[in-house]
């Protein structure tokens, strides 16, 4: 006596978007990306045709400072698309959640003795 890389526990952070359809003892089905586009409970709520939406909790994925997970700029530029963050761009632009263990390795190297 390192490092890259992999990963586990343990906290924590985030998002759920767009087309089509049908429906009230209902609150759903399908298609598109894409990890992930709501999988379970719960509570407010909507009524002649209605956002198939809204809260909170707990899963499920994905991030977790070496942070482009996500959120701002954005009602943005430019291709595409039935449509859409769907794809570039913006982007060494501004925010953005840690803390410790293992493997790698008692190896390799690299020095000291003999």
């Nucleotide at each position: 006596c390192a490092a890259a890389a992999c990963u586990g526990c343990u906290g924590g952070g985030g998002g759920a978007g767009c087309c089509c359809g049908u429906c009230a003892u209902g609150c759903c089905g399908g298609g598109c990306u894409g990890a992930g586009a709501g999988g379970a409970c719960g509570g407010a709520g909507c009524a002649a045709g209605a956002g198939a939406g809204c809260c909170g909790u707990c899963g499920a994925c994905c991030c977790u400072u070496u942070g482009a997970a996500c959120c701002u700029g954005a009602u943005c530029c430019a291709g595409g698309u039935c449509a859409u963050g769907c794809u570039g761009g913006c982007g060494c632009a501004g925010g953005g959640a840690a803390g410790u263990g293992g493997u790698g390795a008692g190896c390799a190297a690299a020095c000291g003795u003999a």